[in-house]
Context: one part of a larger RNA
Formats: sequence, C1' cells, structure tokens
RNA sequence: AUGAACGCUAGCGGCAGGCUUAAUACAUGCAAGUCAAACGGGUCAGACGAGCAAUCGUCUGCAUCAGUGGCGUACGGGUGCGUAACGCGUAUGCAACCUACCUUUUGCAGGGGGAUAACUUUGGGAAACUAAAGCUAAUACCGCAUAAGAAGAGAGAAUGGCAUCAUUUUCUUUUGAAAGACAAGUCGGCAAAAGAUGGGCAUGCGUUAGAUUAGGUAGUUGGUGAGGUAACGGCUCACCAAGCCGAUGAUCUAUAGGGGUUCUGAGAGGAAGAUCCCCCACAUUGGCACUGAGAUACGGGCCAAACUCCUACGGGAGGCAGCAGUAGGGAAUAUUGGGCAAUGGAAGCAAUUCUGACCCAGCCAUGCCGCGUGCAGGAAGAAGGGGCUAUGCCUUGUAAACUGCUUUUAUCAGGGAAGAAAACGCUCUUGCGAGAGUAACUGACGGUACCUGAGGAAUAAGCACCGGCUAACUACGUGCCAGCAGCCGCGGUAAUACGUAGGGUGCAAGCGUUGUCC
Repeated sequence: AUGAACGCUAGCGGCAGGCUUAAUACAUGCAAGUCAAACGGGUCAGACGAGCAAUCGUCUGCAUCAGUGGCGUACGGGUGCGUAACGCGUAUGCAACCUACCUUUUGCAGGGGGAUAACUUUGGGAAACUAAAGCUAAUACCGCAUAAGAAGAGAGAAUGGCAUCAUUUUCUUUUGAAAGACAAGUCGGCAAAAGAUGGGCAUGCGUUAGAUUAGGUAGUUGGUGAGGUAACGGCUCACCAAGCCGAUGAUCUAUAGGGGUUCUGAGAGGAAGAUCCCCCACAUUGGCACUGAGAUACGGGCCAAACUCCUACGGGAGGCAGCAGUAGGGAAUAUUGGGCAAUGGAAGCAAUUCUGACCCAGCCAUGCCGCGUGCAGGAAGAAGGGGCUAUGCCUUGUAAACUGCUUUUAUCAGGGAAGAAAACGCUCUUGCGAGAGUAACUGACGGUACCUGAGGAAUAAGCACCGGCUAACUACGUGCCAGCAGCCGCGGUAAUACGUAGGGUGCAAGCGUUGUCC
C1' cells in the first nucleotide's frame, strides 16, 4: 500500500468501491426499437347516407392489431477465453483506399410496367410452423427517356513530382439515376464535387521467460500473368526461378490482453494493469457466409458438436462474458428496487415512444475524509478495587459525587431547495438558414439536503500490546506442565515473556491477525 479475507467491537455523515475463484450451468422479468407525414388491410368507436330489416357504403379517430416498406439494431452495455502479434504504444506514409447519417455547393426528378405480403379459401402438422389457389398497395421491385458533372475506352496537349507516376485540359465513343407524402411550405428522392466524422492498409522503433528448445520454412522467398478486394499484397491460382529466416536467438515450449495509469521509492528502479479513459479480442464450442455505408454480427441466419427443455416419437426450442436474480465453486464480493426529471442515444416534421446506457435509491466499516461520544470548576484526595516496608502509606484520581455551562449529534415539531430551461406553443423579424419576444408545462432522487425551534449530558468505545527489538510493571495461579512465539527466545517453585487481575502504553469507530507488492 491493498477490489482483500478472518477475529473482537461498532454512533453518524460525505465521496468512492464491491465474483480477484467456475469464459461453470442457468428458472423468471426486463435490457432495441421507432415511423400512420411511405403503403394496403383487419378489428373497435363515432358521424353521415341507402335500406322495412338483416346489412351495406363513405368519412373521421394523439383507437388498436399484425403485415409490406424506411432508418436503427455494427452504437451503447459485458467479459479477458485467445493472442508474444503491426495486437498494443509511439512516429510516419497511402502516387494503393472506403465512409450511412451531418454540413456546403451544383445539376435533376419525364413517362411506364409486372408482381407480392397482409387478407380470403382449401389443405398438412401435437407443436414449431407450413403448402396450394385467388385479390391488392407503396418512398418495395423492374424496364424506357434524359446526363451538366461522374465512370470505362481511344487519340492528343500542358504542368509537376516520390520509383511505379500524379494533376489539369481538348476531342471521339460507351455506360449507369430518381419518389413521393401531407396539415401547402415543409419533410423527403437521384447524380456529382468538397468538407467533417469514422474506419482500412503499410512501415521505423519499443513490447515476458526458457538454449535442459538450434536449426526452421514448399505458397515457403522472389518473378511473370490472371483472379479477387474499397484498396496494396502469395490474398488466391497457373507457370518460372531457388530462395527466405536464424546465436543481434529463428523455430519450439511456457506464461500473458496492451496502453494511459496505480503502488512503492530521495531517485534510478521494482511490482501491478481493480474502478475511470483509449485500443484489441470474444459472445456455449468450431466453421461459414448473407444483408448492409459499415458485421463475418452478444439479445440475426446456416451447418456440425456438447448440454438443457418440449413432444402425440414424426419432429421442434434454447444460449445472462447485458441489469437484477438462482445453483455451484470459494476465505470472499450487493437489490429479481425507482425513474426517463437531467445527460446521451435510436426512430419521428413534431408531439412523443423506447432506452437495466444513464441518473438515483437499497445492502456491505471494503476504503478515504470529516464529526461526535461532552466542557469548566471540584480534595472529605470519599467509598470500593489493587499494591506495600501495613495503627499507616502509595495508586486508581479531578477520576467520581457535587456545582455551573453547552446541545454538535440523536429524538420530536415547523419550514423547505438547487439540480429546469429549454424543446413545444403563440407573436414578430427574415430571401434562406435562423433570430427576437412572450406566457406556460415538466423532479425519480424527496418532504431528501438544508434552515429554525424544543427539552435534556441527555443517544454513542473499543481493540491490541506492556522481556529486548518497541512506547508501556506489579501481584497471584501454574511449575519444561498448561501454554507463548515475527526474530532472539520464555516456562523445570519468587515467570515484568504462559493464564487471570490491577495498573500502564498505542491506535481509535475501529483495532489486531493473515495473504500479497514495493
């Protein structure tokens, strides 16, 4: 010093921290949705119309239900299995690259088509689910037109550099776009350029131990060509050559996520990598791709395996290393809590919805910090306890009693926050973007913090040690026994070392022991 544990003890507050072991298995609930201003329906309610009625049609609904479609689900949250590696750190490069949403700028949005879910009907199945037929919509899907600029090819010109080359520009030719909605001035759509943001790749240097691991390597090393990728590259393939790495430690084995940082130390250094931040890897185990701007995707898919569950035995379902919680393991680590009020995120024009991110509360002396458990006076040096050289003296000890004072804290009573002013609405200004004004609404924590008052010393002290190191000594008991002990060592009849008592010393809501690091 500690993410600690154990023993004894325990008044309060603030701020932090809390499975270091089994990346073991998981009951239950929640953790990613949102948009009706993209679309067609079902159900419900209301209004209107038709009808004798059953009912049918139209419209409306901040009514509702799934479905098609869009965006998000690649963020946020968890864990440290693997990894000794361009993984991480640092410094560079990309004349070898991508980037949805956002910002700026330019140009455009013409005209068509065929389907399909939902739904209806008929089947299959225990279920999960599924087959066929029929109907229908779109910002879903597919042609056509158009192409400033873009991309490909060809022919030139100019400029520059960093080797392959790069940039600009002229001409010819080829290719590829779009979508609408409503509350009617807003939100969207397509192409292109630039920016921003986020990523990808490459390189120098640094990055544990073992030589009782000395040779390793065949896509291996390089070349040509092709494929593939956003992009360079044996990344992959065909052919050709025989290289490449290694005592400056290759290969192999063991261990391990890395860093900012943390602890210690005068420093150099040593040790660690909990919490918080950045990067990486993983999501029962192994493999694979699809979708997409982005994944080889924790709460998506497929295959295989182990395990668990359901089953009508034909077949199906699942993945807490999200937040709680359970079992197990362990010396050991918390609530199946409240709220979206704030901050942030997703969707939406917005209202708003969702958000176990987050903000809060609960539990635990686990740590740090702060406060309190009274203060002043008071000698008959009381009684009692303990000791002794014992008519007495010493000590406990100003300690108590007693007198006066205070009321932090606790209890009760009263008051009572900041965190929340925006968004939105309305009015005005403005070419747009936007700006100004205005009145409101909104608090989980919480009637909490805090403030005031009341009475009353009232509600609050332990733990370890006292042979030396090391601050603090006597008595009794025991008698190498019982026991102590970090080291030296104590105990065999006067033990300051064991046990108890009185007294003392140290720290104090803690104290001591154990583990680990310097």
This is a predicted structure of a 518-nucleotide part of an RNA (small-subunit ribosomal RNA, 5' domain) from an uncultured bacterium.
The coordinates come from a structure-prediction model, not an experiment, and the mean pLDDT is 83.